The RNA shown here (Bacterial RNase P class A) has 349 nucleotides and comes from Candidatus Mediterraneibacter excrementavium. The coordinates come from a structure-prediction model, not an experiment, and the mean pLDDT is 77. The RNAcentral record of the sequence draws on ENA. It is recorded under the gene name rnpB. Of the family's consensus pairs, 94% are formed in the model.

């Protein structure tokens, strides 16, 4: 220097002038709208989106409703051990696959509980004898019976793999090593890992992100949740009164009409609301996720919805995107700059 991996930061930078949101602080006119609740208007001041604010895919606070207790149905997850408020997330190992490596991936219980599927090929797919090998009959080159799953062929898969022994050929029919299974020791919290022994291997293939089976955990809807105040119509009781308007200038007729008080809560408005399982920074524990202590911040809260607009300098000419109750994961988009660890390979010394 190239290639590579693994983790992490930033998101044009500055100035200046309009503009918009909430807040803080000074003003506070007996202004203005509105029945009320409540709003709204002046001036200054700091401050005002993201790493994913998204997709709404888990998990949780919180609000409201159901709940004695247990079972059904129905999702979720799925080696070990930890972290947490919880999780399907995470951190640390175990086995497995992948790279030379640094690292990366894994939904990794069970198919001797039951059942269901497995296309094509192929003789046969859980049931075997197509070829070909052996024997034997037949008989002179086929054709019959019979053993045989070494050996070809077909497949993804053919009743552990491989040498040897045996054998008419052949076979776990025996032997040794490898797998499998089962039993002890031995390290490890464990998953396993390693030694020894011991069974010849029987239930005899694959598939559980196929039914299904164990086992763990799980009430429901969601901030338009909900809480509070609260018109007008409407309804209800109590009061006063035979009235009052309109059709009609007057009768008859008919239609509409008081006050007050409670109920219900629609329009409307406040609160929910942003102090928070929060953010820096230091110490300390712990491989690590994390966890404790101590300081010191306050950093959007809209309800027609606010980050924007010009103009000037400079670069590499700026991606993918704009909260909506809050958090913690996950996925997914993403112009590009930069740092830190580590591997691997060339060169120099």
């Nucleotide at each position: 220097c190239a290639a590579g991996u693994a983790g992490g930061a930033c998101a044009g930078a500055c100035a200046a002038u309009c503009g918009c949101g909430g807040c803080u602080g000074c003003a506070u006119g007996c202004g203005c709208c509105g029945a009320a609740a409540g709003g709204c208007c002046g001036c200054a001041g700091a401050c005002g989106a993201g790493g994913a604010a998204a997709g709404u895919c888990c998990g949780g606070g919180c609000u409201u409703c159901a709940c004695a207790g247990g079972g059904c149905a129905g999702g979720a997850u799925g080696c070990c051990g930890g972290a947490u408020a919880a999780c399907g997330u995470c951190c640390g190992g175990u086995g497995g696959a992948g790279g030379c490596g640094a690292c990366u991936c894994c939904a990794a219980g069970g198919c001797c509980a039951g059942u269901g599927c497995a296309a094509c090929a192929g003789a046969a797919a859980u049931a075997a004898a197509c070829c070909g090998c052996c024997g034997g009959g037949u008989u002179c080159u086929u054709c019959c019976c019979g053993g045989u799953a070494a050996g070809g062929g077909u497949g993804g898969a053919a009743a552990g793999g491989c040498a040897g022994u045996g054998u008419a050929a052949g076979a776990g029919a025996c032997u040794a090593c490898c797998g499998c299974c089962c039993c002890g020791a031995c390290g490890g919290u464990a998953a396993c890992g390693c030694c020894g022994g011991g069974g010849g291997c029987a239930c005899a293939u694959g598939u559980a992100a196929a039914c299904c089976c164990c086992a763990u955990c799980c009430g429901a809807a969601g901030c338009a949740a909900g809480a509070c105040c609260g018109g007008a119509u409407c309804g209800a009781a109590a009061c006063a009164a035979u009235g009052u308007g309109g059709c009609u200038g007057c009768c008859c007729g008919u239609c509409a009409c008081g006050u007050u008080u409670c109920a219900g809560g629609u329009a409307g408005g406040u609160c929910g609301c942003u102090u928070g399982a929060g953010c820096a920074c230091a110490g300390c524990g712990g491989c690590g996720a994390c966890g404790c202590u101590g300081u010191g911040c306050c950093u959007g809260g809209a309800u027609a919805g606010a980050u924007g607009a010009u103009u000037g300098u400079c670069c590499g000419c700026g991606a993918c995107a704009u909260a909506a109750c809050c958090c913690g994961g996950c996925u997914u988009a993403u112009c590009g700059u930069c740092c830190u660890g580590c591997u691997u390979g060339g060169c120099g010394u």